[in-house]
c-di-GMP-I-GGC riboswitch aptamer from a bacterium, 81 nucleotides, folded computationally. The coordinates come from a structure-prediction model, not an experiment, and the mean pLDDT is 79.
Parts: sequence; C1' cells; structure tokens
RNA sequence: UCUGAUAAAGGCAAACCUCAAGAGAUUGAGGGGCGCAAAACUACGGUUCCAUAAAUGCUUUGGAAGGCUGGGUUGCCAGGG
Repeated sequence: UCUGAUAAAGGCAAACCUCAAGAGAUUGAGGGGCGCAAAACUACGGUUCCAUAAAUGCUUUGGAAGGCUGGGUUGCCAGGG
C1' cells in the first nucleotide's frame, strides 16, 4: 500500500422480551442473536423520523437515527505486493 473468496485470535449485536429515562422520534442496562471486515467514532452533505411555529408556503425552530447513504478520523486479523 492493495484485497476481504476461504479461514480465523479477539470483538460488535437486529428483531423480540424485561426494567428504567423521555412529550415523542428514541436512548441506557440485562437477556437474546438476525447479521457485521469497520455493525468503531463523527450529524459535514443527502435521506428518514419526532416535536414545534406557520397555514397550503413544503417552509421556521429544536431534536433523533452512523445497523440508510456519501465524506472525514482511527483501527484488529488473514493473505498479497
């Protein structure tokens, strides 16, 4: 520096259930395991969702999602150069 087909040390954890927080989207903890080579971090662009104001303008203000996607930052294992 390239690749992630096979394999693999270590790792993450969807739906669903329980408890807790929140007006809500949603979040935290425990169980669970669909999946993941960035399913690590980041709301900068797009996108979706919630609340709010406005009132037909597709916009205002605030918030949520990184396991939707582009970008940015960092990094494990294996193999190749």